Context: one part of a larger RNA
RNA sequence: UCCGGCGAGUUACGGUCUGCGGCAGGUUAAAGUCUUACGGACUGAAGCCAGAGGGAAACCGAGUCUGAAUAGGGCGUUAGUCGUAGGCUGUAGACGCGAAACCAAGUGAUCUACCCAUGAGCAGGUUGAAGCGCGGGUUAUACCGCGUGGAGGACCGAACCCACUUGGGUUGAAAACCGAGGGGAUGACUUGUGGGGAGGAGUGAAAGUCUAAUCAAACUUGGAGAUAUCUCGUUCUCUCCGAAAUAGCUUUAGGGCUAGCCUUGAGCCACUACGCACCGGGGGUAGAGAGACUGAAUCGAUUUGGGGCCCCUUCCCGGGGUACCCUGUCGGACCAAACUCCGAAUACCGGGGCGACUAUCUCAGGAGUCAGUCCACGAGGGAUAAGCUUCGUGGUCGAGAGGGAAACAACCCAGACCGUCUGUUAAGGUCCCGAAGAGACGCUCAGUCACUAAGGAGGUUGAAUUACUGUGACAACCAGGAUGUUGGCUUAGAAGCAGCCACCAUUUAAAAAGUGCGUAACAGCUUACUGGUCGAGUAAUUCUGCGCCGAUAAUGAUCGGGAGUAAGCGUCUCACCGAAGCAGCGGACGAAAGUGGUAGGAGAGCGCCGAUAGUCAGAUACGAGCCGUACCGAAAGGAGCGGUGUUGGGGCUAUCGGGUGAUUAUGCCGGA
Numbered sequence: 001u002c003c004g005g006c007g008a009g010u011u012a013c014g015g016u017c018u019g020c021g022g023c024a025g026g027u028u029a030a031a032g033u034c035u036u037a038c039g040g041a042c043u044g045a046a047g048c049c050a051g052a053g054g055g056a057a058a059c060c061g062a063g064u065c066u067g068a069a070u071a072g073g074g075c076g077u078u079a080g081u082c083g084u085a086g087g088c089u090g091u092a093g094a095c096g097c098g099a100a101a102c103c104a105a106g107u108g109a110u111c112u113a114c115c116c117a118u119g120a121g122c123a124g125g126u127u128g129a130a131g132c133g134c135g136g137g138u139u140a141u142a143c144c145g146c147g148u149g150g151a152g153g154a155c156c157g158a159a160c161c162c163a164c165u166u167g168g169g170u171u172g173a174a175a176a177c178c179g180a181g182g183g184g185a186u187g188a189c190u191u192g193u194g195g196g197g198a199g200g201a202g203u204g205a206a207a208g209u210c211u212a213a214u215c216a217a218a219c220u221u222g223g224a225g226a227u228a229u230c231u232c233g234u235u236c237u238c239u240c241c242g243a244a245a246u247a248g249c250u251u252u253a254g255g256g257c258u259a260g261c262c263u264u265g266a267g268c269c270a271c272u273a274c275g276c277a278c279c280g281g282g283g284g285u286a287g288a289g290a291g292a293c294u295g296a297a298u299c300g301a302u303u304u305g306g307g308g309c310c311c312c313u314u315c316c317c318g319g320g321g322u323a324c325c326c327u328g329u330c331g332g333a334c335c336a337a338a339c340u341c342c343g344a345a346u347a348c349c350g351g352g353g354c355g356a357c358u359a360u361c362u363c364a365g366g367a368g369u370c371a372g373u374c375c376a377c378g379a380g381g382g383a384u385a386a387g388c389u390u391c392g393u394g395g396u397c398g399a400g401a402g403g404g405a406a407a408c409a410a411c412c413c414a415g416a417c418c419g420u421c422u423g424u425u426a427a428g429g430u431c432c433c434g435a436a437g438a439g440a441c442g443c444u445c446a447g448u449c450a451c452u453a454a455g456g457a458g459g460u461u462g463a464a465u466u467a468c469u470g471u472g473a474c475a476a477c478c479a480g481g482a483u484g485u486u487g488g489c490u491u492a493g494a495a496g497c498a499g500c501c502a503c504c505a506u507u508u509a510a511a512a513a514g515u516g517c518g519u520a521a522c523a524g525c526u527u528a529c530u531g532g533u534c535g536a537g538u539a540a541u542u543c544u545g546c547g548c549c550g551a552u553a554a555u556g557a558u559c560g561g562g563a564g565u566a567a568g569c570g571u572c573u574c575a576c577c578g579a580a581g582c583a584g585c586g587g588a589c590g591a592a593a594g595u596g597g598u599a600g601g602a603g604a605g606c607g608c609c610g611a612u613a614g615u616c617a618g619a620u621a622c623g624a625g626c627c628g629u630a631c632c633g634a635a636a637g638g639a640g641c642g643g644u645g646u647u648g649g650g651g652c653u654a655u656c657g658g659g660u661g662a663u664u665a666u667g668c669c670g671g672a
Stems, first nucleotide, its partner, number of pairs: 001672006011092013025049003031043005053060002063075004095233002098230001102223006114196008122187001124156003127152001131148006160184003164181005199215001201211002236605006246259005260369002262366006272359001274355003278351004287342001288340002294336002298332005305326003308322005372397001374395008402413003417587004422583003428577003431562003437574007449564001455549002459546002462543007476533005482506003487501003512527001516525002588595002606661001608658009625644005631638002
C1' cells in the first nucleotide's frame, strides 16, 4: 500500500419550541387491588402546573408601583394541562480518538552514581630519593667522592581498566559493535561477594550526570472516559432555499457573545420595501480660484523707508556708486488633505405619480460565518514600489461548470434540471495544425508584427509655417578673394590666425584690422564675399502615422507551432465559425416562476437487524447465502431467470424498536 471485519451526536433527568393525540381545568406519584403475570386494568388529589397582578415591603388589587397629583410613565388585565414524536439547549465523559502534565498508594540501587564491610589482582624491564657505611675535608659542622640502600599519584610495557583518532558498520552480526592505531597500568588504581540510602527524593571530583535500553523529576496501578478555545476523523440517496469572512465588546485577536447576512413556520395586505421619471431639499467633494482669508512660493521693474559694502569729504552734518539684504509700490506666472469669494456630477432625505405585488416588516424554531482573494475605480501608508498593506464603491472567485485568453481560482463572454449526429448567437476568431473570408482604401520592410524607457538618427507617410528663387536660387565647377598694412600693444618673434585694444579707410563686381588648417616667424592652402557656367526648385522649423538603434544570462530555441510581406497595422463593408447562452423537439419535478452550489436550514425516500399482527410459496421441493445475467427505477436500490446450495426458514404488507449504512481518524484486529 491493498483486501475483509470492527469503528464516532447516544442515554437519563430538567428546560424550551413545533407536530400529533386526550381532557376543558389538566394530571396522577408512592402505595394498594385484580390479572391471561414483569405486561396490562382499576383504585389512589398527597403533590405539580394553570386559575391575578403590582410593589423592596407594609399593602392594595383588574389593577398596582412611582409621585403632592385625579398628571405622565413602568409592569399587568388574553387558557391551559397531561402524554407522545421531533428540533435545540442545560447537567452529566455527552460525537469519536489523541496529550505535555497533576495527585495518591506502592515497586525498584541484580544496570548505574556514591558510601560501608570483607576478600582478590597488577608479566617483565628501567631510574636510583632519604637514610646508613667508608674515604676526603673542617677546630667542629658544612661540603665532596665511592659504596650501600630501594623511595616515587616516577619511567617503558603485557594482563587488567579506559575510549583520543580513523576505516567499516548505520532496514547493523550488535537498540553503541568490529578492525587499526591511542591513554593509564603501585594507584585519587582495578575488581569479586555482602550491605546502605529512592522519586521533589537519593547519588553526583558537577555532565542536569546516574537511579534496570526510561530522567529538568523513575516505574506500576489507581483518581480517569483528567482537561484539550487545538489537529484529525464522523458511514445511504434525491428535492427546495442558500450564506459569511463585517460591526461592537472581549487577558481578546486562528476562541467567544450580541447584531448583520441564510433557512423553516406563522402573522401582517399598509402605497411597507424596491425601481423609474418629475418636484422640493441640505451639502462643500471633483473641479476651479488667488485684489476672498490662512499659509506656501517665483521672476521682472521701481525705490518709500531701513541696513550692508565701496568711494569722496570729514569734528559733526553730508554727497556719490552698488550684479547685496529687508520693506513698500507696480506688473507677470503659480501651489495646498488639515486654504475657500466659488462649486458640480453622483449619492442621500422628503413629496405626490406610475410600475411592481409581499420581495419589506413582525414574532417563533434552527444555523453557519468573525483567516477572505484578485480585478476596476476613489484614497491613506510605502518609493504616485510589490502577486505589498489599510479603508470606500462595484464585480468575480470563494460556493461556478461551459466558451475565449496556448497552458492560466479572481481577466473577457456566459450562470450547467435531463436527453438530442437540430438551429442561432456572445466573447473570440475564419492560411495549415483547427470549425469558419472575401472585398475596398491606406501604412509598414523592421519578420516590426511577436516585452520596455530616457535618449539618438538626411528611414519613410501625411499636414503646416517661414525664408530664398527665371531680375537665375541651392549644390557643383571656372575665375577673383586686393591696397594703406607686418593696424597698435605685447613679445626673442607675433606679419588676418598665442594674447590684449581697436576694428578704420582706399580700389572695387567683390574681398573680414579676417572662418579654419598651417609656419619659429613669414610663406602656403581654405572660407566669408563677388563674377561666370548650369537651369528649377532650395533651405530651416513644427506637428503627425508606421518603422530603426538603444536591446546583455547562464541545458535549445520559438509569435501556442508551422509558416506568413500579409496570413502584419489602421479604417470601412458584407459573410461565416463559435458555449452547457438563447431557440427547436422529447422528458422529470413544480400551481407557476423556475430547477449551479460550499458552510448551513427544510423536506421526501432507499437499504440493514430485531419485535408484533396479517398474508403468501413449498415436498422429485421451496427459501437464505454465493456465482452469472442483455430487465425495472431519477437515485439510494429492486425483480425475473439459470446454476450452486441436504436441511437451514424464508418472502410480502402494516406498525414499532435500534449497538442501522465507511475510500480516509500516521484508526483497531486479521490476512496479502
RNAcentral holds the full RNA, with entries from ENA and SILVA. Predicted 3D model of a 672-nucleotide part of an RNA (large-subunit ribosomal RNA, domain II) from Blastopirellula marina.